[in-house]
This is a predicted structure of a 1429-nucleotide RNA (small-subunit ribosomal RNA) from an uncultured organism. Model confidence (mean pLDDT): 83 of 100. Rfam family: Bacterial small subunit ribosomal RNA.

RNA sequence: GGCGUGCCUAAUACAUGCAAGUCGAACGCAUUAUAGCUUUAUAAUGAGUGGCGAACGGGUGAGUAAGACAUAAGUAACCUGCCCUAUACAGGGGGAUAACUAUCGGAAACGGUAGCUAAAACCGCAUAGGCAUAAUCACUGCAUGGAGAAUAUGUUAAAAGUCCUAAGGGACUGGUAAAGGAUGGACUUAUGGAGCAUUAGUUAGUUGGUGGGGUAGAGGCCUACCAAGACAGCGAUGCAUAGCCGGCCUGAGAGGGUGAACGGCCACACUGGGACUGAGACACGGCCCAGACUCCUACGGGAGGCAGCAGUAGGGAAUUUUCGGCAAUGGGGGGAACCCUGACCGAGCAACGCCGCGUGAAGGAAGAAGGUCUUCGGAUUGUAAACUUCUGUUAUAAAGGAAGAACGGUAUAUAUAGGGAAUGAUAUAUAAGUGACGGUACUUUAUGAGAAAGCCACGGCUAACUACGUGCCAGCAGCCGCGGUAAUACGUAGGUGGCAAGCGUUAUCCGGAAUUAUUGGGCGUAAAGAGGGAGCAGGCGGCAAUAAAGGUCUGUGGCGAAAGACUGAAGCUCAACUUCAGUAAGCCAUGGAAACCAGAUAGCUAGAGAGCAGAAGAGGAUCGCGGAAUUCCAUGUGUAGCGGUGAAAUGCGUAGAUAUAUGGAGGAACACCAGUGGCGAAGGCGGCGAUCUGGUCUGCAGCUGACGCUCAGUCCCGAAAGCGUGGGGAGCAAAUAGGAUUAGAUACCCUAGUAGUCCACGCCGUAAACGAUGAGUACUAAGUGUUGGGAGUCAGAUCUCAGUGCUGCAGUUAACGCAAUAAGUACUCCGCCUGAGUAGUACGUUCGCAAGAAUGAAACUCAAAGGAAUUGACGGGGGCCCGCACAAGCGGUGGAGCAUGUGGUUUAAUUCGAAGCAACGCGAAGAACCUUACCAGGUCUUGACAUCGGUAUAAAAGCCCUAGAGAUAGGGAAAUAGGCAUAUACCAGACAGGUGGUGCAUGGUUGUCGUCAGCUCGUGUCGUGAGAUGUUGGGUUAAGUCCCGCAACGAGCGCAACCCCUGUUGCUAGUUACCAUCAUUGAGUUGGGGACUCUAGCGAGACUGCCAGUGACAAGCUGGAGGAAGGCGGGGAUGACGUCAAAUCAUCAUGCCCCUUAUGACCUGGGCUACACACGUGCUACAAUGGACGGAACAGAGGGAAGCGAAGGAGUGAUCCGGAGCGAAACCCAGAAAUCCGUUCUCAGUUCGGACUGCAGUCUGCAACUCGACUGCACGAAGUUGGAAUCGCUAGUAAUCGCGGAUCAGAAUGCCGCGGUGAAUACGUUCUCGGGCCUUGUACACACCGCCCGUCACACCAUGAGAGUUGAUAACACCCGAAGCCGGUGGCCGAACCGAAAGAAAGGAGCUGUCUAAGGUGGGAUUGAUGAU
Repeated sequence: GGCGUGCCUAAUACAUGCAAGUCGAACGCAUUAUAGCUUUAUAAUGAGUGGCGAACGGGUGAGUAAGACAUAAGUAACCUGCCCUAUACAGGGGGAUAACUAUCGGAAACGGUAGCUAAAACCGCAUAGGCAUAAUCACUGCAUGGAGAAUAUGUUAAAAGUCCUAAGGGACUGGUAAAGGAUGGACUUAUGGAGCAUUAGUUAGUUGGUGGGGUAGAGGCCUACCAAGACAGCGAUGCAUAGCCGGCCUGAGAGGGUGAACGGCCACACUGGGACUGAGACACGGCCCAGACUCCUACGGGAGGCAGCAGUAGGGAAUUUUCGGCAAUGGGGGGAACCCUGACCGAGCAACGCCGCGUGAAGGAAGAAGGUCUUCGGAUUGUAAACUUCUGUUAUAAAGGAAGAACGGUAUAUAUAGGGAAUGAUAUAUAAGUGACGGUACUUUAUGAGAAAGCCACGGCUAACUACGUGCCAGCAGCCGCGGUAAUACGUAGGUGGCAAGCGUUAUCCGGAAUUAUUGGGCGUAAAGAGGGAGCAGGCGGCAAUAAAGGUCUGUGGCGAAAGACUGAAGCUCAACUUCAGUAAGCCAUGGAAACCAGAUAGCUAGAGAGCAGAAGAGGAUCGCGGAAUUCCAUGUGUAGCGGUGAAAUGCGUAGAUAUAUGGAGGAACACCAGUGGCGAAGGCGGCGAUCUGGUCUGCAGCUGACGCUCAGUCCCGAAAGCGUGGGGAGCAAAUAGGAUUAGAUACCCUAGUAGUCCACGCCGUAAACGAUGAGUACUAAGUGUUGGGAGUCAGAUCUCAGUGCUGCAGUUAACGCAAUAAGUACUCCGCCUGAGUAGUACGUUCGCAAGAAUGAAACUCAAAGGAAUUGACGGGGGCCCGCACAAGCGGUGGAGCAUGUGGUUUAAUUCGAAGCAACGCGAAGAACCUUACCAGGUCUUGACAUCGGUAUAAAAGCCCUAGAGAUAGGGAAAUAGGCAUAUACCAGACAGGUGGUGCAUGGUUGUCGUCAGCUCGUGUCGUGAGAUGUUGGGUUAAGUCCCGCAACGAGCGCAACCCCUGUUGCUAGUUACCAUCAUUGAGUUGGGGACUCUAGCGAGACUGCCAGUGACAAGCUGGAGGAAGGCGGGGAUGACGUCAAAUCAUCAUGCCCCUUAUGACCUGGGCUACACACGUGCUACAAUGGACGGAACAGAGGGAAGCGAAGGAGUGAUCCGGAGCGAAACCCAGAAAUCCGUUCUCAGUUCGGACUGCAGUCUGCAACUCGACUGCACGAAGUUGGAAUCGCUAGUAAUCGCGGAUCAGAAUGCCGCGGUGAAUACGUUCUCGGGCCUUGUACACACCGCCCGUCACACCAUGAGAGUUGAUAACACCCGAAGCCGGUGGCCGAACCGAAAGAAAGGAGCUGUCUAAGGUGGGAUUGAUGAU
């Protein structure tokens, strides 16, 4: 820019303007203007009479579930103004009236009376045709019937105006009658399209008939009478909702939703009722009445109806201008010009929709600046911009400038038919003239990149990612979900993606959804088979034949409006848009076919039934009989208990129980047989006999001849419990009582015990009424039991029918499973399901005596609920197995004192971490200062430490003095190496530094399950899959160790072995070690030796190798031999996949965050060592298996140079003096202790025990006050073997004894090592704890420390009930009853026609009757809101 669209809500109320008028060529009158001397003529205006129109056009969707609509028929049951065709006619009369004039009333609206006047207004008469009735003739239809001809009787028409004229008449428009057409309507029929059955019965003009009335017309349309019908499960009636259709949206289609714009029909016009006029209305811009509302008023009375176009208020999430024009198209009037037209054509507003165009194009790398990110190198924005060269669509300005216009009319000319001619009719040509849009579309010229880009998104679905901020906050979110300090998900920025004058959101509809399944689903366990049967309606139904043709198939014809859709063309520059042509589901009619379905006729025997002969059975009902047992009663015997339980008690019993014997009473149930045996439709049925009775099976094939199957509604049966009435009551036993158990125990256990259980009659009608599997028919591998028949046989085998089980193929199933007794393959019929909860609840209804049953929702809440299977985990599930796990033992801890660690408390600080096992003698193998991270105070700020730049100095350090607590500050002396390297000082910033945070951002390291035997993979196989198999099973082992078997075959990480120490031995080698023989000494001291011990290298040895037994001819196990050692010889190192967000940012490293004259650095002092208390780990003890004293003996492994330190000497001692030897098989630490021998103590708070304290010392160290260790003397506490509970250990082990080392100046009761002495016990796996394998259940998967149920409290939400209260709707009964049609009508009025002039007829008002709107009263029905509780 073009083309469309624009109150979905209040059919709410409306100010103002416009939307229906026109005709003087029907009529009279009035006024004005012009011309003319006047009469008059012409033109215009106004109201009125009259005609036509106003019933169209335009709006809206309230009502309406059928008086509507769509489609197709019918009217022989109808009407139709204007229009068209052809025909005939228009003769002659009459009486009024509006306007107007006068007057009166009224505020107004308007009206009354008197008088004048015209017509195409009104009314008779004539004539025609029509219509009605009667009979006659010929024709015709599916029926009633229809149509035609002629006759008779009755009834019924008309209007003029204009023009021309030769004055005769003609033409045009209009009028009347009748016929036909067209158009428009009216009525009838069939079919079709929505919900609720918690609406099942409705209906009295109702259904039909006859007579009458009414209508354009059929008809209960109305009325009188008669009959009792009519509709309804194929859904009547009622309630609630809704205008219908062509179409539109969606969908592959079938369908689903919808009914804006455009078109057809209907309905409505403030609400309700009514008629009038008219061809047509019961009338949007007409009338009357009633009601509500609004307005005017002089209070008496009047006026009004936007769901026409604009517009206003209101409502609402939301919908436009009080515009221009009749130029076009169409409509009304008119002869025409013309008038009217908010129909319509246009413009305006709105990105509301669709379509089109532009916002520039080409070149352009220094890849500019800026922004953002960064690994600091760069990357990206990005050829993007700048810049250069162009273009000119759109825009702006100017100029030109359409199509849409064809008519009609006028003028001129021609032609045609007719006419005496003129007007006239029809047709053609020419001329002038007519545009709201609009100076618009379009064209040309000029200017100039100038004026023209946004919105959403960026975790997945879904195209597109980074940074910062925030820190479960703010926020996002369609679903899943995101956010708790590294957010691609929040907010912002950069970048990117998508669409684009739009983009995103919201609402609605369809799709996806096979998620209502006709196409196209299901019901064993997911929702879903009624508890079972009989059976009417309904649905379905065996074989063959005949005719017909309802369904079915097929040809033709009619309808199927247009628009739309589809296909092909054409016109706007393209497209949207518009125009042209073609195309059909469906319905109806009419021919043809005859297989199938349905109906008709006559048949058949395979289904079904009957007959005859056999058979089995807890099938049912009634009556009778029997024995065992329990209980009770009586009697006898007999004596103290019985009974009961996990253990008890209540209870019974000396008034004699229990036990036992005999006799009796009563009720109920029927052991064995007895069996996945039998019967029955299911519920169910069990001693024996009798009577009555139902069904089933087998054989035969004589009879009927489809008689069948299923089954809504209906009817019957239906366990147990329960209810009613009357009996009965032995045992058992809800309720109840008591006793136990328990925290409680309204339970489980025990003792009692009532309804009930039993019988008769009557209700109830439900169950996990289950095979969780509806009934029937047919078909589809096998094998093996069993019940009842039959065939067969000597007896069998075997075959067959009907049942009842198991296994199993195909097939099926989500899987589990089912599998001829189907959950397989098909058909028929019925019932049922459609997310979970609410809820089988509420309300309503039906049934019931009640209990309750049947039917059966919603609000609200959630994103699941559920099935089957898998892997784990778990179990006060099962099986097997192991471990100092228990048991059997030994010794401890828990009590005391002390040491040490932790908690708590305290403090300026008591630095930090570790927290069940798996933190707590832990980091710490050693806090007086240091360490040190903490606190107080004093100091420094490029820094105590690292790198880089510049300047200066020649050293810096070290030494001395002064001040100071010291850091630090100031000063001094001396001496030399070195050369622009280095060092120091100063300056500048980059940076240093952090034991600050986060172990839940991390690496690395470590703990733990656990040295438990497990954890996996490849290929194959199985399973839809998760997964399984292997890895399970039978044995065996310390072991997934090994063997056997096996749809598995192999492999890897673990186990074992390889490594180290130790136990035996050989060889080699002998110094610092050793010493048998020889010599020698105080002494292996020395010579010597290489045998032994020992040292340290290399070897050997042990493998179930051998034997016996056992085992499966295995693996292995048991025993034995030999051997130093025997079945892994003992010990160590070695720690699978993984678990615990296990521990550690304070070993170290490290991301991010934080501090930067401080959270960094230095110094002094203090603290980590506190102390009411609690806990862990230890030491020492409590004593005689001991303490003390004296004497005597025997180790191993280590350490030593800023070291170990001998001999000798001093001291009571710690220790000191001393300084030999030794970098160590040499010297030293270093005298090992328990032990043995002897003496003493004699059971005591002691000669036990040693805490605490006093005094005096030693040592280390700059320094022992806070705060070290040791020594001597003195002091001499608790403690007499330790509650509940709990720990370690299976052999050179526990226990006990000492020795050494690391750290370290000093400071172990801790830690790590070493040797000495040296036990007890293990029946065994029930139990505790932990672990492994298999199996089972699971509602767990954060995995039992799981999951999960109910009550209560508070707040809120939804719903039921509720004394009631208040509305709405549709009926009913009665009262009143407007307007109005129809009917009646005394009196009154009464121009036209008649008349004998009196009057009559027709008519009018009035009165009145039926009907009836609104209104009133009343009792009910349905429904909504609200209501303490």